Notes
This is a predicted structure of a 561-nucleotide part of an RNA (small-subunit ribosomal RNA, 5' domain) from a metagenome.
Context: one part of a larger RNA
RNA sequence: GAACGAACGCUGGCGGCGUGGAUUAGGCAUGCAAGUCGAACGAGAAGCUUUGAAUUCAAGUUUUCGGACGAGAAUUCAGAGUGGAGAGUGGCGAAAGGGUGAGUAACGCGUGGGUAAUUUGCCCAUAAGUUUGGGAUAGCCAGCCGAAAGGCUGGAUAAUACCGAAUGUGGUCGUGUCGCGCAUGCGACACUGUCUAAAGGUGGGGAUCCUUCGGGACCUGCCGCUUACGGAUGAACCCGCGUCCCAUCAGCUUGUUGGUAGGGUAACCGCUUACCAAGGCUAUAACGGGUAGCUGGUCUGAGAGGAUGGUCAGCCACACUGGGACUGAGACACUGCCCAGACUCCUACGGGAGGCUGCAGUCGAGAAUCAUUCGCAAUGCGCGAAAGCGUGACGAUGCGACGCCGCGUGUAGGAUGACGGCCUUCGGGUUGUAAACUACUGUCAUGGGAGAACAAUGAGCAGGAUGUUAACACCAUCCUGAAGUGAUAGUAUCCCAAGAGGAAGCCACGGCUAACUCUGUGCCAGCAGCCGCGGUAAUACAGAGGUGGCGAGCGUUGUUC
Numbered sequence: 001g002a003a004c005g006a007a008c009g010c011u012g013g014c015g016g017c018g019u020g021g022a023u024u025a026g027g028c029a030u031g032c033a034a035g036u037c038g039a040a041c042g043a044g045a046a047g048c049u050u051u052g053a054a055u056u057c058a059a060g061u062u063u064u065c066g067g068a069c070g071a072g073a074a075u076u077c078a079g080a081g082u083g084g085a086g087a088g089u090g091g092c093g094a095a096a097g098g099g100u101g102a103g104u105a106a107c108g109c110g111u112g113g114g115u116a117a118u119u120u121g122c123c124c125a126u127a128a129g130u131u132u133g134g135g136a137u138a139g140c141c142a143g144c145c146g147a148a149a150g151g152c153u154g155g156a157u158a159a160u161a162c163c164g165a166a167u168g169u170g171g172u173c174g175u176g177u178c179g180c181g182c183a184u185g186c187g188a189c190a191c192u193g194u195c196u197a198a199a200g201g202u203g204g205g206g207a208u209c210c211u212u213c214g215g216g217a218c219c220u221g222c223c224g225c226u227u228a229c230g231g232a233u234g235a236a237c238c239c240g241c242g243u244c245c246c247a248u249c250a251g252c253u254u255g256u257u258g259g260u261a262g263g264g265u266a267a268c269c270g271c272u273u274a275c276c277a278a279g280g281c282u283a284u285a286a287c288g289g290g291u292a293g294c295u296g297g298u299c300u301g302a303g304a305g306g307a308u309g310g311u312c313a314g315c316c317a318c319a320c321u322g323g324g325a326c327u328g329a330g331a332c333a334c335u336g337c338c339c340a341g342a343c344u345c346c347u348a349c350g351g352g353a354g355g356c357u358g359c360a361g362u363c364g365a366g367a368a369u370c371a372u373u374c375g376c377a378a379u380g381c382g383c384g385a386a387a388g389c390g391u392g393a394c395g396a397u398g399c400g401a402c403g404c405c406g407c408g409u410g411u412a413g414g415a416u417g418a419c420g421g422c423c424u425u426c427g428g429g430u431u432g433u434a435a436a437c438u439a440c441u442g443u444c445a446u447g448g449g450a451g452a453a454c455a456a457u458g459a460g461c462a463g464g465a466u467g468u469u470a471a472c473a474c475c476a477u478c479c480u481g482a483a484g485u486g487a488u489a490g491u492a493u494c495c496c497a498a499g500a501g502g503a504a505g506c507c508a509c510g511g512c513u514a515a516c517u518c519u520g521u522g523c524c525a526g527c528a529g530c531c532g533c534g535g536u537a538a539u540a541c542a543g544a545g546g547u548g549g550c551g552a553g554c555g556u557u558g559u560u561c
Base pairs, nucleotide, nucleotide: 001561002560003559004558006557007556008555009554010553013407014406015405016404017403018402019400020399026363027362028361030360031359032358035092036091037090040089041088047082048081049080050079051078052077053076054075055074056073057072060069061068062067099318100317101316108243109242110241111240112239113238114237115236118235119234123231124230126228127227128226129225130224131165132164133163134162140155141154142153143152144151145150170196171195173193174191175190176189177188178187179186180185200223201222202221203220204219205218208217209216210215244290245289246288251281252280253279256278257277258276259275260274261273262272263271293315294314295313296312297308298307299306300305320341321340322339323338324337343354344353345352346351371397373396374395375394379393380391381390382389383388410440411439412438413437420431421430422429423428444502446497447496448495449494450493461481462480463479464478465477466476467475505550506549507548508547509546510531511530512529516545517544518543519542520541526533527532
């Protein structure tokens, strides 16, 4: 000099863009952060409509004045339709997104390769299929246990839930032939061989058939389902090289090193087990100890280097602590399950519930780090055919001079060089065109008015064309049209108004180092980054005037180069 996720002191006008728990991976009240699908399934509350009955009221009509009839209204009950709350079965998602850096010196990361040793839901392409049966179970009803959390028994019921059978385009395994390679092998073809699938839903339809008159068969579109094969994407594993300090850590190792056989995995492997052999690593640093997430990057530096890894992006690891598996294409799973432990809470003392290293927020510790805000309008993600629903991801707003950048706090004129202050050799000098005063300007702030983009290439609606089809239905694609959708926000921006009005400080002045005098103090009080100042004329302490520097900041401290 530069830099910072900074802190502290004094001071503080506005805006834009960034950024903000670095310490206790300490404990957490409260709310929210993962749902969705009725076009998989059976039921179905409130409400609404309607029919019937009963009761009450009742305009009015009639009357022999006792009454009779009575449109309509209200209530209750029963039935039907509509409706679709809240649950349940089932599917997909919940393994993403979000957080943190405790652990890890490791194939963890970076980089370059390999898998003839692998897997991959959703998505894309291709081929073939989607036949036929069955038994349950939840919700519900009934009964029971429990304070609760929750549970037990019995009964009825559905499915794209579950389980058989059939078929096999294919695939597995086996055998054979051929080709190829780099050894284990890989590929192609063949077989009376072997094992192996499935689920429906929804829209439209002319004739025909069946019908419980609802519909079904049949044809057709869309969404699904099954078996394969290929792709894409994701994941897994292996290898070369690189990746901090200590040798005051010198020897380490028994599943250890290799083999055979069995098991196991998606797959290779001592991954695991039995047996056999006695190996394997190490001064090119094994083993041990300490520290640490790694990288793209960031800071600094002319560079080489050095330091660093916050925000953003990629990878890894973790989710109260330790262990374990289940489900699933994918987890050994942050807001899933089980066990143990510590802690907190509820309890009827028998037993239960919980996990902010998600977003806010709270306590604690600390020099120190924000709102218990708004919205799904945009972008993205999940589910859904779609409308849509959900989303503390995200988009926004708020707070903090924490950083960077921009703007302002006026401009021009103005000498009797005013008053005051300070200094003085008492003549004057200086503050100083500075002020006053005169003439202007109107950024920002203030008040008033107008007022966006982000939003329509999407979805739905209407019309048209093409395709599909038996079809002018339906559906798909494309084109056109109208309407609608904004949290930020009455914000940005623009216009008008008034008026210099509302907006300057901080540090330094002995040398390094730009900037000097007076007064006080008297080795005292104090200063100080280094050299050093202060013991009676202190440009070094304290105050004042003046001056220098930077400026909404300026200094100090810490850390890095």